[in-house]
RNA sequence: UAUAAACAAUGCCACACCUGUUGAAAGGCAGGGCCGGAAAGCCAAGGAUCUUAAGUAACACACUUAGAGACAGCCUGGUUGCAAUC
Repeated sequence: UAUAAACAAUGCCACACCUGUUGAAAGGCAGGGCCGGAAAGCCAAGGAUCUUAAGUAACACACUUAGAGACAGCCUGGUUGCAAUC
C1' cells in the first nucleotide's frame, strides 16, 4: 500500500397484535407496538402468492376462463444511500 475477515460508531425501518380510518375484497393509511432487517430505501418490468367478476356445480368446497386490483418484510431485476482511516 492492497485485499479479506472481524470489531465499532452515528443513526434508520418496524413483524405479529391493538385502535381509528378507507376499500366489494385482498389490502392501504395513521397512532401504539417491536419479530426481525445491512438496503426490511424506492420502482409492479418478470415470476410466485392473494383478492375479485362470470360460468360449471343441488348448497358448500372445488374447477375453467377473463379482466381489474393487491403484494417491494416472497424471489429475480433496475435504481439510490450510510459506515467500514479507531
The RNA shown here (c-di-GMP-I riboswitch aptamer) has 86 nucleotides and comes from a Gammaproteobacteria bacterium. It matches the Rfam family "c-di-GMP-I riboswitch aptamer". A reference for the family is Weinberg et al. (2007), "Identification of 22 candidate structured RNAs in bacteria using the CMfinder comparative genomics pipeline", Nucleic Acids Res. From the family's description: GEMM was predicted in a large-scale screen for bacterial structured RNA regulatory elements. It was read from a public genome assembly, where an Rfam model found it.